The RNA shown here (c-di-GMP-I riboswitch aptamer) has 88 nucleotides and comes from a Syntrophomonadaceae bacterium.
The organism belongs to Syntrophomonadaceae, within Bacteria.
It was read from a public genome assembly, where an Rfam model found it.
Rfam family: c-di-GMP-I riboswitch aptamer. Rfam links the family to the GO term cyclic-di-GMP binding.
RNA sequence: GACCGAAAAGGGCAAACCUGUUGAAAGGCGGGGCGCGCAAAGCUGAGGGCCUAAGGCUUUUAAUGGCUAAGGCAGCCUGGCUGACGAA
Numbered sequence: 001g002a003c004c005g006a007a008a009a010g011g012g013c014a015a016a017c018c019u020g021u022u023g024a025a026a027g028g029c030g031g032g033g034c035g036c037g038c039a040a041a042g043c044u045g046a047g048g049g050c051c052u053a054a055g056g057c058u059u060u061u062a063a064u065g066g067c068u069a070a071g072g073c074a075g076c077c078u079g080g081c082u083g084a085c086g087a088a
Stems, first nucleotide, its partner, number of pairs: 004086002012038002017032006036075001042081003046078003049073003055068004
């Protein structure tokens, strides 16, 4: 230094749920959380996957239905970048 990851040390993050806010929605952000969990649960939407469908296209007499990411998820997987500690 790499791999690896302890009933180690000191820290960190924070699911569900509640709440405010934002958004068409998915979701985001703030607060609470007795805390589901995480060694990258730090960053990155590049590949796959998943969620949503405002707008667009389409269907219908209409209601409505279908398709679609330029919107999202990094706490789904892979890749990229960065990174604390040190028993076996």